Small-subunit ribosomal RNA from an uncultured bacterium, 1552 nucleotides, folded computationally.
RNAcentral holds the sequence, with entries from ENA and SILVA.

RNA sequence: AGUGAACGUUGGCGACGUGCCUAACACGUGCAAGUCGAACGGUUCCUGAAUGGCUUGCCAUUCAGGGAGAGUGGCGAACGGGUGAGUAACACGUAAGUAAUCUGCCCUCGAGUGAGGAAUAACCUCGUGAAAGCGAGAUUAAUACCGCAUAAUACUAUGGAGCAUAAGCUCUCAUAGUCAAAGCUUUCGAGCGCUUGAGGAUGAGCGUGCGGCCUAUUAGCUAGUUGGUGAGGUAAUGGCUCACCAAGGUGAUGAUGGGUAGCCGGCUUGAGAGGGUGUACGGCCACACUGGGACUGCGACACGGUCCAGACUCCUACGGGAGGCAGCAGUGAGGAAUUUUGCGCAAUGGGCGAAAGCCUGACGCAGCGACGCCGCGUGGAGGAUGAAUGCUUUCGGGUUGUAAACUCCUGUCAGAGGAGAAGAAGUCCCGCCCUUUCUAUUUCUGAAUAAGAUGUUAUUUUUUGAUUUCUCAUUUUAUAGAGAAAUCUGCAGAAUACUUGAUUAAAAGUCAGAGAUAGAAAGGGCGGGAUUGACGGUAUCCUCAGAGGAGGCCCCGGCUAACUACGUGCCAGCAGCCGCGGUAAUACGUAGGGGGCAAACGUUGCUCGGAAUUACUGGGCGUAAAGAGUGUGUAGGUGGUUGGGCAAGUCAAAGAUGAAAUCCCGACGCCCAACGUCGGAAUUGUUUUUGAAACUGCUUAACUUGAGGAUAGUUGAGGAGAGCGGAAUUCCCGGUGGAGCGGUGAAAUGCGUAGAUAUCGGGAGGAACACCAGAGGCGAAGGCGGUUCUCUGGGCUAUCCCUGACACUGAGACACGAAAGCUAGGGGAGCGAACGGGAUUAGAUACCCCGGUAGUCCUAGCCGUAAACGAUGGGCACUAGAUGUUUCCAUGUUAAAGUGGGAGUGUCAAAGUUAACGCAUUAAGUGCCCCGCCUGGGGAGUACGGUCGCAAGGCUGAAACUCAAAGGAAUUGACGGGGGCCCGCACAAGCGGUGGAGCAUGUGGUUUAAUUCGACGCAACGCGAAGAACCUUACCUGGGCUUGAACUGCUGGUAGUAAGAACCCGAAAGGGCUAUGAUCCUGAUUUAUCAGGAAGCCAGUAGAGGUGCUGCAUGGCUGUCGUCAGCUCGUGUCGUGAGAUGUUGGGUUAAGUCCCGCAACGAGCGCAACCCCUGCUUUUAGUUGCCAGCGAGUUAUGUCGGGCACUCUAAGGGGACUGCCUCGGAUAACGGGGAGGAAGGUGGGGAUGACGUCAAGUCAGCAUGGCCCUUAUGUCCAGGGCUACACACGUGCUACAAUGGAUGGUACAGAGGGUUGCAAGACCGCGAGGUGGAGCUAAUCCCUAAAACCAUUCUCAGUUCGGAUCGCAGGCUGCAAUUCGCCUGCGUGAAGCUGGAAUCGCUAGUAAUCGCGGAUCAGCAAUGCCGCGGUGAAUGCGUUCUCGGGCCUUGUACACACCGCCCGUCACAUCACGAAAGUUGGUUGUACCCAAAGUCACAUAGUUAACCCUUUGGGGAUGCUCGUGCCUAAGGUAUGGUUGAUGAUUGGGGUG
Repeated sequence: AGUGAACGUUGGCGACGUGCCUAACACGUGCAAGUCGAACGGUUCCUGAAUGGCUUGCCAUUCAGGGAGAGUGGCGAACGGGUGAGUAACACGUAAGUAAUCUGCCCUCGAGUGAGGAAUAACCUCGUGAAAGCGAGAUUAAUACCGCAUAAUACUAUGGAGCAUAAGCUCUCAUAGUCAAAGCUUUCGAGCGCUUGAGGAUGAGCGUGCGGCCUAUUAGCUAGUUGGUGAGGUAAUGGCUCACCAAGGUGAUGAUGGGUAGCCGGCUUGAGAGGGUGUACGGCCACACUGGGACUGCGACACGGUCCAGACUCCUACGGGAGGCAGCAGUGAGGAAUUUUGCGCAAUGGGCGAAAGCCUGACGCAGCGACGCCGCGUGGAGGAUGAAUGCUUUCGGGUUGUAAACUCCUGUCAGAGGAGAAGAAGUCCCGCCCUUUCUAUUUCUGAAUAAGAUGUUAUUUUUUGAUUUCUCAUUUUAUAGAGAAAUCUGCAGAAUACUUGAUUAAAAGUCAGAGAUAGAAAGGGCGGGAUUGACGGUAUCCUCAGAGGAGGCCCCGGCUAACUACGUGCCAGCAGCCGCGGUAAUACGUAGGGGGCAAACGUUGCUCGGAAUUACUGGGCGUAAAGAGUGUGUAGGUGGUUGGGCAAGUCAAAGAUGAAAUCCCGACGCCCAACGUCGGAAUUGUUUUUGAAACUGCUUAACUUGAGGAUAGUUGAGGAGAGCGGAAUUCCCGGUGGAGCGGUGAAAUGCGUAGAUAUCGGGAGGAACACCAGAGGCGAAGGCGGUUCUCUGGGCUAUCCCUGACACUGAGACACGAAAGCUAGGGGAGCGAACGGGAUUAGAUACCCCGGUAGUCCUAGCCGUAAACGAUGGGCACUAGAUGUUUCCAUGUUAAAGUGGGAGUGUCAAAGUUAACGCAUUAAGUGCCCCGCCUGGGGAGUACGGUCGCAAGGCUGAAACUCAAAGGAAUUGACGGGGGCCCGCACAAGCGGUGGAGCAUGUGGUUUAAUUCGACGCAACGCGAAGAACCUUACCUGGGCUUGAACUGCUGGUAGUAAGAACCCGAAAGGGCUAUGAUCCUGAUUUAUCAGGAAGCCAGUAGAGGUGCUGCAUGGCUGUCGUCAGCUCGUGUCGUGAGAUGUUGGGUUAAGUCCCGCAACGAGCGCAACCCCUGCUUUUAGUUGCCAGCGAGUUAUGUCGGGCACUCUAAGGGGACUGCCUCGGAUAACGGGGAGGAAGGUGGGGAUGACGUCAAGUCAGCAUGGCCCUUAUGUCCAGGGCUACACACGUGCUACAAUGGAUGGUACAGAGGGUUGCAAGACCGCGAGGUGGAGCUAAUCCCUAAAACCAUUCUCAGUUCGGAUCGCAGGCUGCAAUUCGCCUGCGUGAAGCUGGAAUCGCUAGUAAUCGCGGAUCAGCAAUGCCGCGGUGAAUGCGUUCUCGGGCCUUGUACACACCGCCCGUCACAUCACGAAAGUUGGUUGUACCCAAAGUCACAUAGUUAACCCUUUGGGGAUGCUCGUGCCUAAGGUAUGGUUGAUGAUUGGGGUG
């Protein structure tokens, strides 16, 4: 795009079309084929007339006209109408043919239509039957039937002439024979018929070329089969049929079989080529309940005929009968689905008829169905306050939307009332005209002619005679008579023809032609009149009223035009593909809005297109599907150069045909359109004729370059057979020897004191051939490797001698064909499936080890497959190079190198090509020829069938079902028990820990009314929490409040108001009660007071509030990889592209740090530096800091004067940059060493965290979308809980002791904090602490050191270690110390004696160890965290390994990225398929039996009008019929083929 459609929702009108695609299933009822009285007899009815009878209004008869039922007869019924079952066929289409044919009615042209005969239906009378019907007798007609006559260009037979050579054709040729007919009507003119010929037209039959389906898992088929001769049959050819003879015919160019199907014009799609299709309309075919058969006829083997058989239905009196909608309507059934039991013959067409006319479910119309196409309408113009409603919102608005309302108009369709067609042509009647024919009259022209007489001849007719024959009658015979026929004769008459003669002019007549007049008939035309319409009172027109009665459907994620809200929450659902839905869904459902189409809109089915996705136009095969394992070669296809010929292909022109309709173009007609009419074009095809001759082809004559041969060389693991050889392994024998050997990652099994291994000598046997050896050689491939001989194939080179296209490819076919395997016989050293044992392992039916059978080897034969690979078929030609190598030749040379020419074999690479990778003269480039093969993945190289094989199995080779992919190449990542380089307390080297104990703390778990919540590998677990007794607090229990504890707005109210001590209830919160009791501003007013407002309060309403949910809706902040060195961009370049390059490479660095190189050149975020602290120095400044020198004072102390040198403080500078030297390095970057320097190669430390990853963490810090709660999930209060405790884990503290504990003594910090505070000295207390309060808002005062060091003691023990736990007594904070604080003293004195597997931190002022401070804080569970200083080590070979990271590279079937992906079994469910003892259908073959109807043949018992004969009795001929035979439908029996269905059980496969 289309549709004979169906379904869903909806539905106003009209025009034109169209409508059982399924059950060729079954059918009730009505209709669909009749007509003719001008073919015929007869019956009956009506009308009129006449006659007769009489009962005077009836009957009978006759005549005329008209009608009806049945019958005889003619024509039609073979058309028209339906359907598509069958059919793969000369069925259809197309083209030529029929010299092998027929053709009713019709047309044209001839001829004829004479004279007879016998029946029969109807009707009538009987018989019989239920009926359908049937039978008998008697009667009658014809255009019914039958002889006779006549007859041809008819037909048959024989012959002839001419032409031609496929059977033949032509000729009015000749002879002989045979065959016709029907009448009716009439206006009397004729018309319609009939018979027989010739021709035409139309229709039909038959044969032929070409064309159009699938299947080879159908490869052979065929006996009337193929042909011939003869016969039969037919309209006609022909095995169409039969007899005989021969053995043919057909097929890979697909026979035979199977499946499917009516074919075509056309229709549909497509740019076309093609593909699909065959409804309606038209042509052809086939069929008519199923099967078979013939009859009639021009035509049938007949839809509405007949016979038989079968199935089914109906009637029946059970004896027997009837029927065929695939005609039009209609019914049932089937189905997703397809109409009225309508009107009319008015038109068109058909049948009959002379005609009028009759018939016509053909046809014309109407009805039903949005089934299709087309047209029209459902209103038009104005109308902003942008009304209301709805929806939405950022609350401002937006949108619905000029849409509505409203105003002014219009009047299609529908409705009402009126007018009202075309479609009609014909037919009948009348009149006129024309044409033709005929008749009559007449005119003219032309031609011929007469009457009369004679004659004879011929013919006809009449008559006479004779002869013969026959019949009849009579008769004894003879004779005679009558009649008939034939022949002969011929008087006379008549007629006709002929002959002869006569005359003149006219007339008459005749004939022919022309003209005129009149009449008639037929045909035609014109005019007038009458009459014919189903549709239909329809189309159309007019009038009326009034916007009134008339809009839906689908869609809105992308493709694809059109977006929001709510609901739902992987549910419900959607979906054409991708896909959507798991709480913010433009995708589901609804709504609003929007988009599209519109009386329809969607969905479904089917077809073509897109699809170059079967590729003719117009594809491919190295890796995506696809080159056969290889060759030889048949058919076939294709084929070098030059002439000549032919003209099959090819090309051109012309002719014929290509039906009409359709399509296209132009006009025209319905108001337009759809639709229709006319004309044109087109119909790409087929065929005929003529021409051309380049190309292909055929043929002929040549050629040498393709191909082959010859001669001379040459290479090689080419093949087959036979022999020979040495090394090695194993075994056997002997010697030596004496404990192991062997084997592995390590072992063990195994061998060995019965002497192994080792070693020496000898022997046996089998297999394979080191070095040479090479990306080397040979072969078609498989493959081929010691050496010699024999036989043998191929290639190459040189010569350019011969043949003369002999060539290439190659369906089938044939041959070869690794390994394994099979059969038979040998052989068997080594190796070695299976098998045994030992190991390894979770297991180990493996890898490793010890053994070991088939096999491996040989002979003969199978098998026929491999990643049989270059994953690349063969041949020929052409298209840059470079460089190896093998071999031959030429040249060169002493020999070489080199140069040139071939043939192989490699590598790299240009153009070109390719999806890319790559290929690239050995093509995967450019062309030609031939073969093979492919068409999504799985199912499956499976099943079934066939074929080959001994088997294993090979070859050929599907489908159901299922998926939306499977696959190739390349890219970026990620990953690897891949590789390379490098780094890091990553390992290693060290030091100290954790894991064991007790305690502290956090977590899990458990418990609980609650044990609030969050954090979960590293990167949760001394984390949020830098302080849970109340508070905190979010949890639980209980008690309260409800515009609320806190906030904002609006409305209303408010003076004894708000507030509110005391008192009462209560645990408090809260409630109650009441003394008391207000403020400010403005105005008025005499103060006092009044009015209004603010504030407060009360009530109401918006709203508050929520540590309720979602960190997977978010912001912000943070962790982590990781302070790792990376992450990117612009421009350019490369690539089809993803992307690459830069950023890779060579060095170097802590570093993508820097240098060099480079199709890259630059840049950004990171690194580094800039910042802070610290280390040296300098300048400036000296108080609260300092004190060298001076002075004063003290037991003593910068205490004081003084000073600012030093320390220090805190501001600013300097200093370090590989700057210098040397060596290495590439003259670089940089590195090693050195000097100087406080410091040396980033001096040490901090802050600083790229692009990103983890849906990492946090809605409970804060903020925030959405959802949820609203007398509660809000809020207040008391108490409790977060502190529980069989247990498990993390992080810590203290220890286990002598490098220690205890006691005493002595010394040295830094950084902080301090007025609700730090607090000195002093006093009290054993102590915590208390009393008290100098000083300090701080470089001033206070908090304020410990380890260390010096002594003494303890002496290795559960201790003078360790301090848990518990008891008693105290202190401090605080409303409060019970749950549940800290501290002190005394007493108690647990575990623990250095910690399993495992694991953590640290590289220098670090680890370890020692104390000090701070935040939070009333106090403190702090052993935590954040800081500070004191003392102060050890080790680092190095990068193999562990972990993490960076760069390059490689593989990948991963991309959620290895925590990936993914294979098979088993279990369950389900689906389709295969096998299966069988069972049951369809279809078909063969053989036989039976055999209806019927044709044909034979036959004639019976019967028989026409014709013939007859002696009239009959006979013959003919017909009918019984019968016989051949063929044969259906049926039966037997046995096969093929194809379905089903089947216990079973097999694999798909999906989940």